[in-house]
Context: one part of a larger RNA
RNA sequence: UCAUGGCUAAGGAACUAGGCAAAAUAGUCCUGUAACUUUGGGAGAAAGGACGCCACUAGCGAUAGUGGCCGCAGAGAAAUGGCCCAGGCGACUGUUUAACAAAAACAUAGGGCUUUGCAAAAUCGAAAGAUGAGGUAUAAGGCCUGACACCUGCCCGGUGCCGGAAGGUUAAGAGGAGAAGUCAGCUCACGCGAAGCUUUGAAUUGAAGCCCCGGUAAACGGCGGCCGUAACUAUAACGGUCCUAAGGUAGCGAAAUUCCUUGUCGGGUAAGUUCCGACCUGCACGAAUGGUGUAACGAUCUGGGCACUGUCUCAGCCAUGAGCUCG
Numbered sequence: 001u002c003a004u005g006g007c008u009a010a011g012g013a014a015c016u017a018g019g020c021a022a023a024a025u026a027g028u029c030c031u032g033u034a035a036c037u038u039u040g041g042g043a044g045a046a047a048g049g050a051c052g053c054c055a056c057u058a059g060c061g062a063u064a065g066u067g068g069c070c071g072c073a074g075a076g077a078a079a080u081g082g083c084c085c086a087g088g089c090g091a092c093u094g095u096u097u098a099a100c101a102a103a104a105a106c107a108u109a110g111g112g113c114u115u116u117g118c119a120a121a122a123u124c125g126a127a128a129g130a131u132g133a134g135g136u137a138u139a140a141g142g143c144c145u146g147a148c149a150c151c152u153g154c155c156c157g158g159u160g161c162c163g164g165a166a167g168g169u170u171a172a173g174a175g176g177a178g179a180a181g182u183c184a185g186c187u188c189a190c191g192c193g194a195a196g197c198u199u200u201g202a203a204u205u206g207a208a209g210c211c212c213c214g215g216u217a218a219a220c221g222g223c224g225g226c227c228g229u230a231a232c233u234a235u236a237a238c239g240g241u242c243c244u245a246a247g248g249u250a251g252c253g254a255a256a257u258u259c260c261u262u263g264u265c266g267g268g269u270a271a272g273u274u275c276c277g278a279c280c281u282g283c284a285c286g287a288a289u290g291g292u293g294u295a296a297c298g299a300u301c302u303g304g305g306c307a308c309u310g311u312c313u314c315a316g317c318c319a320u321g322a323g324c325u326c327g
Stems, first nucleotide, its partner, number of pairs: 001322008010313002014311001019308001027051005036041001038147001052069007070074001082306007089298002094106002110145007122131003148293004153223003158220002160216005167211003173205002178200005185192002224242005251285001252282001263279005
């Protein structure tokens, strides 16, 4: 010096990103126990008291009562909850990055949409066949949301999906007008040129799809701007105008979302970029990409308090092991 332990005056978080670490709490019995609540909980809430040994009494006894005794200390060692308040997120138990992440991520019961009538849809496989399932729509697959409570607004113009079939467009195929080559023959020649064969090929016909017409948002998604106006001012219930498929409803809101921003006001502190409550000017919340609440739960995250302490003021001493020095 390092590691691991033990003790420490006075103070008691002043340490620090942060009470990290340590200390404190702890057992059993008795008393007592708030907000809130889904009436189950919360709860071991919190906050208090008792605990040894001896004798006697009561009792079959466990044990209880009375009296006495000792110590600093009676759950005499070890083992053995710290607690409270408020908020965010996720309902919960569970799962996860084997070896840097355990969470607010995943899952979940519950909710919804959608496909599928059985030789089911879906999936694996050139196929046979298999899973689904020795199941049958109270079933099986896909997608989204995520207990519960109250709810879930408007838009179908775009994309997707579903339905429709009148018209337009449209492939191979069918079709074969016409054209070309060749060759009998004709022609003085230039050329013309039947049948056949070969090459090419117009009209016409021709399905789904697309265009088209409807529907559908718990499908993918989207949910405005400018100007004016009230008898203080300010603001604008109101009006005008442009655009749109429709212009964001309820609820929430400087939020895990707020740039300006340490917004402003209130609370807590002597002092608070964090925290809590409000306001609304929402750069850029918003309703199953769910919205807002919510008891219980959490090795979760954030702020505060009590207790407690070598975290600190500010260090000191001791023990054990290692290093180091000497042998």